[in-house]
Context: one part of a larger RNA
Molecule: small-subunit ribosomal RNA, central domain
Organism: Nitrososphaerota archaeon
RNA sequence: CUGGGUGUAAAACGUGUGUAGAUGGUUAAAAAAGUUUUAAUAGAAAUGAUUUAAUUUAUAUAUUAAAUAUUAUUAUUAUACUUUUUAACUAGAGUUAUAUAGAAAAUUAUAGAAUUUUAAGUGUAGGAGUGAAAUCCAUUAAAAUUUAAAGAGCUAUCAAUGGUGAAGACAAUAAUUUAUAUAUAACUGACAUUGAGAUACGAAAGCGUAGGGAGCAAACGGGAUUAGAGACCCCGGUAGUCUACGCCCUAAACGAUGAAUAUUAAUUUUGAUUGAAAAAAUUGAAAUGAAGCUAACGCGUAAAUAUUCUACCUGGGUACUACGAUCGCAAGAUUGAAACCU
Numbered sequence: 001c002u003g004g005g006u007g008u009a010a011a012a013c014g015u016g017u018g019u020a021g022a023u024g025g026u027u028a029a030a031a032a033a034g035u036u037u038u039a040a041u042a043g044a045a046a047u048g049a050u051u052u053a054a055u056u057u058a059u060a061u062a063u064u065a066a067a068u069a070u071u072a073u074u075a076u077u078a079u080a081c082u083u084u085u086u087a088a089c090u091a092g093a094g095u096u097a098u099a100u101a102g103a104a105a106a107u108u109a110u111a112g113a114a115u116u117u118u119a120a121g122u123g124u125a126g127g128a129g130u131g132a133a134a135u136c137c138a139u140u141a142a143a144a145u146u147u148a149a150a151g152a153g154c155u156a157u158c159a160a161u162g163g164u165g166a167a168g169a170c171a172a173u174a175a176u177u178u179a180u181a182u183a184u185a186a187c188u189g190a191c192a193u194u195g196a197g198a199u200a201c202g203a204a205a206g207c208g209u210a211g212g213g214a215g216c217a218a219a220c221g222g223g224a225u226u227a228g229a230g231a232c233c234c235c236g237g238u239a240g241u242c243u244a245c246g247c248c249c250u251a252a253a254c255g256a257u258g259a260a261u262a263u264u265a266a267u268u269u270u271g272a273u274u275g276a277a278a279a280a281a282u283u284g285a286a287a288u289g290a291a292g293c294u295a296a297c298g299c300g301u302a303a304a305u306a307u308u309c310u311a312c313c314u315g316g317g318u319a320c321u322a323c324g325a326u327c328g329c330a331a332g333a334u335u336g337a338a339a340c341c342u
Stems, first nucleotide, its partner, number of pairs: 004313003007297002012310001014201004021194003025089007033082002035078001038075005049068007092191001093188009104178007111155002116150007126137002163170002206247006215241002220236004258309006266288009292299002315342003324335004
């Protein structure tokens, strides 16, 4: 390599769009490239495989001889399947209209409780904090309380086992713009599936420039604890967290489960749609569980039964490393060995 695999043992790219390629609905006609029939030629000999015969041996076997097969080219033949061309269809897919659904996205405006700060009033010696304390704040009047103002961030209840999105992720209200899903009708007529490269998006942290800075808080300072304490606890506190633009491109980016299509007991809860309502049906989200699968755990709208395409794995360490290459402002990312040990 093959075979066999990829939820947990090695292994599904973080996610979409999509080129090449691979695969591909129904009907009819034609062609005859694949495929099929027959023939000829080639396919050295020997070896190897299969069959037959002879000899050998108790048998297995061994030796000798002959034949056959796989393949290619040319001609010929068939048209079921694949393919190609033409014509048509509507079950896949899509477009438009109407209705419905949602924390899907972007922009703008507005609202709300609390924290903090500032100003003023009341008020007087404490407050804060802990297992206990101390650092800390306070007679330059703190804390508490009342009123007013400012600023930034966030969005209680509703809230769910709920919803949406390709994933990351998304929750105050309203408007505008954009995308998606479902149902019905009409239309297009296979336009589909997957997808190497490619391209877009991609939590948090981090980086660049300009803002912003309430709360929280790496680093750092101090107080405790302790044998020590570089920690856990406490008092402070800067980057950062927030906004705009541009990078970075990684996560236990997890359902540790690639995408698509079809089929397969039942019960319970729940979102949406159809329906006057119930029953029922379609499509999602969950909990049990038949068959089946699994090494077991368990899965059971799938980890079952089948098909198509892609990615990946091949003992452990060395090693999410070295070298080289590409990308990046940098941090670093992607790709990714070997010696040697076992």